RNA sequence: CGAGUUCGCAAGGCGAUCGCGGCCGGGGAACCGGCCGAGGAAAGUCCGGACUCCACAGGGCAGGAUGCUGGGUAACACCCAGGCGGGGCGACCCGACGGAAAGUGCAACAGAGAGCAGACCGCCGAUGGCCCGGCGACGGGCACAGGCAAGGGUGAAACGGUGGUGUAAGAGACCACCAGCACCCCGGGUGACCGGGGUGGCUCGGCAAACCCCAUCCGGAGCAAGGCCGAACAGGGACAGGGUGGCCCGCCCGCCACGUCCCGGGUAGGCCGCAUCGAGGUCGACGGAGACGUCGGCCCCAGACAGAUGAUCGCCCACGACAGAAUCCGGCCUACCAGCGGACUCGCCCC
Numbered sequence: 001c002g003a004g005u006u007c008g009c010a011a012g013g014c015g016a017u018c019g020c021g022g023c024c025g026g027g028g029a030a031c032c033g034g035c036c037g038a039g040g041a042a043a044g045u046c047c048g049g050a051c052u053c054c055a056c057a058g059g060g061c062a063g064g065a066u067g068c069u070g071g072g073u074a075a076c077a078c079c080c081a082g083g084c085g086g087g088g089c090g091a092c093c094c095g096a097c098g099g100a101a102a103g104u105g106c107a108a109c110a111g112a113g114a115g116c117a118g119a120c121c122g123c124c125g126a127u128g129g130c131c132c133g134g135c136g137a138c139g140g141g142c143a144c145a146g147g148c149a150a151g152g153g154u155g156a157a158a159c160g161g162u163g164g165u166g167u168a169a170g171a172g173a174c175c176a177c178c179a180g181c182a183c184c185c186c187g188g189g190u191g192a193c194c195g196g197g198g199u200g201g202c203u204c205g206g207c208a209a210a211c212c213c214c215a216u217c218c219g220g221a222g223c224a225a226g227g228c229c230g231a232a233c234a235g236g237g238a239c240a241g242g243g244u245g246g247c248c249c250g251c252c253c254g255c256c257a258c259g260u261c262c263c264g265g266g267u268a269g270g271c272c273g274c275a276u277c278g279a280g281g282u283c284g285a286c287g288g289a290g291a292c293g294u295c296g297g298c299c300c301c302a303g304a305c306a307g308a309u310g311a312u313c314g315c316c317c318a319c320g321a322c323a324g325a326a327u328c329c330g331g332c333c334u335a336c337c338a339g340c341g342g343a344c345u346c347g348c349c350c351c
Stems, first nucleotide, its partner, number of pairs: 001347009012316007020037007039322001044332001046331005051222004063218005068082005083097001084095004098213002103211002105207002120152002122148003127145002129142005160178006179203001181200008226272004235263005241258001242256005280299008317320001
C1' cells in the first nucleotide's frame, strides 16, 4: 500500500429568531421565568419477565417450548467462557449439537440393486452340459446351466480401506495394519470431553426443524389488564304537596308520577394505573478470564384528547440514511446514506 476479520463509536454541528407539548415557580388574570422533550433500531410483536385480574389441595394427562458443558441473569429461545463437528491459507465464522442395536415411517431422479439390497457392463466357467481332437490318460473350444462381486457405471448415500493369502474367478473366507462400533482399564478436566492401553464380533448405513422416546420448563388472559368516582334517560322506594276517579262535599280508598327526596346497578364521561425512583443512568474503586456482580459519589432523563419535538436565516463539512415513543423493562431479528476508531489476519514493496 492492497485485500479482509472482529469489537465499538456515531447518526450532521454551532448560532439567532419564531412556534409546539409536559412539569415546577411567580401572578387576580393576560402572561412571565426556569428545566426537560424520541431511537439505535422507538419498528416486527418473535422470545423472556415485571405488573394486573381470573382460576388453583397435591399430582397427572393432553398441548407447547427447549435440548453439548460450565457459568451469568428477575427470566429467556439471550449473553459469556469452553468442548465437539463443519468451512476458511489465516484473523475468524457457522451449528435445534440428547436418542436411529425401543417401535413406526421416509428416501424424488438416476440406477441391476435403496434396507433381512442387487447383477447392466464385466470376471470366471473349477463342477455339470454341448462340440472338436485323441486308442486312452487328456487337451482345446462354446458361454448353456451355474459361480463371483474385484474393476467399470448410477446415485446425496451401494453393506469398511490398503496390502497379502487364497481361488476357476472371487469375497472378512482368512491374515496384518488402519478407520469405525460396543465394552473394560489408566491418566487429565467441575463438566462437555481429551490422551493412552486392552478385549470382542468382523462392519452392524442416513433422516428425529418425520411420528416417537428421554430430560428440563410452562395455569389462563392481557394496560381495551385492572382500580376509583360517576351524570342523563329508563327502573325501584318514600312523601306535608299536586291532578284525577269512586261520592254532592269532607273523611277514607285507588290511580297518575307533575313535584321533592332516597336507592342500587355503573352507561356517557372523568381520574388513577402512567412516566420523579426504576431489574434506572453515569463516573470511580474492587472481585472475576468474561458475561456480570458488590460498594461509593453524582443525576432525574419525553409522555398524551391514541395529539407535542417543527420552521426560517447565517456559517462550517464528512453534505446528512433507516425511521418516530403509547404500560414498562431485558433480548433477538429486520431496515439503514456517508463515516470514524481499537485490535487482529493474509499478500506485496521499502528500510
Predicted 3D model of a 351-nucleotide RNA (Bacterial RNase P class A) from an Acidimicrobiia bacterium. The prediction has a mean pLDDT of 78. The gene name in the source record is rnpB. Its Rfam family is "Bacterial RNase P class A". It is annotated as a ribozyme. Rfam links the family to the GO terms dimeric ribonuclease P complex, ribonuclease P activity and tRNA processing. RNAcentral holds the sequence, with entries from ENA. Taxonomically the source falls in Acidimicrobiia (Bacteria, Bacillati, Actinomycetota).